[in-house]
RNA sequence: CGAGUCGACCGGGCGGCCGCGUCGGUGCUGCAGAGCACCGCCGAGGAACGUCCGGGCUCCACAGGGCAGGGUGGUUGCUAACGGCAACCCGGGGCGACCCGCGGGACAGUGCCACAGAAAACAGACCGCCCCGUGGCCGACGGCCGCGAGGUAAGGGUGAAACGGUGGGGUAAGAGCCCACCAGCACCCCGGGUGACCGGGGUGGCUCGGUAAACCCCACCCGGAGCAAGGCCAGGACGGUCGCCGCUUCGGCGGUGGCCUGCGCAGGCGAUUGAGGGCGGCCCGCCCGAUGUCUGCGGGUAGGCCGCACGAGCCUGCCGGCGACGGCAGGCCUAGAUGGAUGGCCGCCACCGCGUGUACUGCGCGGGACAGAACCCGGCGUACAGGUCGACUCGUCCG
RNA sequence: GCCCUGAUAGCUCAGCGGGAGAGCACCGUCCUGACGCGACGGAGGCGGCGGUUCGAGACCGUCUCGGGGGCACCA
Repeated sequence: CGAGUCGACCGGGCGGCCGCGUCGGUGCUGCAGAGCACCGCCGAGGAACGUCCGGGCUCCACAGGGCAGGGUGGUUGCUAACGGCAACCCGGGGCGACCCGCGGGACAGUGCCACAGAAAACAGACCGCCCCGUGGCCGACGGCCGCGAGGUAAGGGUGAAACGGUGGGGUAAGAGCCCACCAGCACCCCGGGUGACCGGGGUGGCUCGGUAAACCCCACCCGGAGCAAGGCCAGGACGGUCGCCGCUUCGGCGGUGGCCUGCGCAGGCGAUUGAGGGCGGCCCGCCCGAUGUCUGCGGGUAGGCCGCACGAGCCUGCCGGCGACGGCAGGCCUAGAUGGAUGGCCGCCACCGCGUGUACUGCGCGGGACAGAACCCGGCGUACAGGUCGACUCGUCCG
Repeated sequence: GCCCUGAUAGCUCAGCGGGAGAGCACCGUCCUGACGCGACGGAGGCGGCGGUUCGAGACCGUCUCGGGGGCACCA
C1' cells in the first nucleotide's frame, strides 16, 4: 500500500427567536370543578420498532395432583429468568485472522427414501464371471452357439445413498472366507479434565445406510389472564325506594325533590343428594355459591384519580473472575402524553457531495438516514445516511 | 395491548417432501364475407432471505404485505 476478520462507539455541536407537553411558582377570573397569562426546570432511541422469548407487577385458591398440550436440547457457568450471554468441547467452512451449527436418541417401535437402477433396507442377479447337466455345429483330447438348474457382490452401469478401503492368500469363480495395515463400531483398562471430551493400550466380531426442523422415545421446563391487569370516586336511565303535589276506572299514572348494595325484559337450570363459577381441554381435589346462575335481547355511561416511574436504575473508581458477570465505595434523579407533547426558522462551526479559482486552502450551491415512548425491565430479531477508535490476519515491497 | 389466519398464472382457487395444475382471461393459426362461437397450439407463476433434507410450494427461523376475532364500565 492492497485485500479482509472481529470488537467497541457516535447518530451532529453552540447561540437566538417562535411553538408544544408534564411539573413547580406567581398573578388574574370563577361559588366551585377549573381556566388563562407570565416565569423556571425537564422533555425519545440505539433501535423507543417487530411483539419472537423471558421476568417483575396485578387479579384469579394457598397457585394443588395426574393426563393431554406446548417449549427447550453438547458441557460448565452467568442471570430474577430465558429459546439470551460467556468460556470450552465436537462437527463443518476458510491459506489465515475468524465464521457457522434447533449440536440428545435411528441396535424401543412405526413411517418415508421420488426418478434412475437388477436391487433402496431381515438386501439384491440386468450385463459379466464360474461350475454342473444337456442340445446343436465345427471338429483329434478342444472351441463356438443355445437351454436348464445353481454359485458369485470382485468388475460394468444407476443413484444423494449400493452393506468398509488397499495388498496378499485362498477358490471352479468369488467373498472378512482367512491374514497384515488403515478407517469405523462395541466393551474393558490406564492417564488428563468439574464436565462435554481428549490421548494411549488391549479384546471382539468383522462393519451395523440416511431421515427425528417425520411420528415418536428420553431428560428438563411451563397454572391462566393481562395496565382495556387491578383499586377508588363521580355520573346516568325505560332502575329501585321514600316524601310531597295533581289525576284516577282505586289497578296505577304524571310531575318534582332526597337517598343508593345502581339497570330492565324474556327463557333455561337450581336449593346442600346444589345450578353455575374460580378452571383455557379432561379427571381428581379445594374454595365460592341463593338478593343465585347461564343464554339471548335491550338501556345507560364513554368522566376523573391511583396503578405511573427510585428502578434486577444510571455514571465514575477500585477489587474478584479468562469471560459473561458479581461485590464494595462515592455521586446522580433522568419524559410521563390519553387522539396522544419533543417541532420549525435563522446565524456560526464541524461532516459529506458537486462546481470553481488554485496550492495557506478559499468561495458558491446542495445534502444529513432508520425511525418515534404509552405499566416497567432483560434479551433476540430486523431497519439505518454518514463517521470514529481499537485489536488482528493474508499478500507485495523496503529495512 | 391479547390472539387467529392468508400470500401459488392477469383473476378465483386446488396441490400425502419427489413431474407445478384447473376454470375464466391473453396470444397465434384454422374456420367465417366479417365478428362471435368452435377446433388446434402456445406464453406466463409458488411474497423476499436464510436453514434442515439427496431433494422444499409444503418443514423451521426471520422479514414484508393483507384479512379477521374477542376484550371498557354499570356486571
Two RNAs folded together computationally: RNase P RNA and transfer RNA, 474 nucleotides in total. The coordinates come from a structure-prediction model, not an experiment, and the mean pLDDT is 77.